[in-house]
RNA sequence: UAUUCAUCAAGAGUGGCCGAGGAACCGGGUCCGAUGACGCCACGGCAGCCGGGCAGCAGUGCUGCGACGGUGCCCACUCCCGCCCCGCACUGCCGGGGAGAGAUGAGCG
Numbered sequence: 001u002a003u004u005c006a007u008c009a010a011g012a013g014u015g016g017c018c019g020a021g022g023a024a025c026c027g028g029g030u031c032c033g034a035u036g037a038c039g040c041c042a043c044g045g046c047a048g049c050c051g052g053g054c055a056g057c058a059g060u061g062c063u064g065c066g067a068c069g070g071u072g073c074c075c076a077c078u079c080c081c082g083c084c085c086c087g088c089a090c091u092g093c094c095g096g097g098g099a100g101a102g103a104u105g106a107g108c109g
Stems, first nucleotide, its partner, number of pairs: 001109001003107006013043005021032003026082004044074003048071004053065005078101001083098005088092001
């Protein structure tokens, strides 16, 4: 970096440094931010995926526990909408489904 598959409504923050924007990109909304956001570092935490461990059921899998290894994550549903389709208590700041984009993991090149 291309591609395939799975998941994306749960969970989990303190301190230090920095100093103005940030929430992936574009547009709109909304939110966070000088009571210091975002980012970085340290420590702590969570348990989604893979491997391994333990327990139960059982029959080679399922469920649960746990946090050992590899990763990931720790405001808001991926913060929401945008494109397509459907619904109606009827045109809505509505509800539902899908696509696209993105994130994470696993596989493959």
Notes: The RNA shown here (SAM riboswitch aptamer (S box leader)) has 109 nucleotides and comes from an Acidobacteriota bacterium. Model confidence (mean pLDDT): 82 of 100. It was read from a public genome assembly, where an Rfam model found it.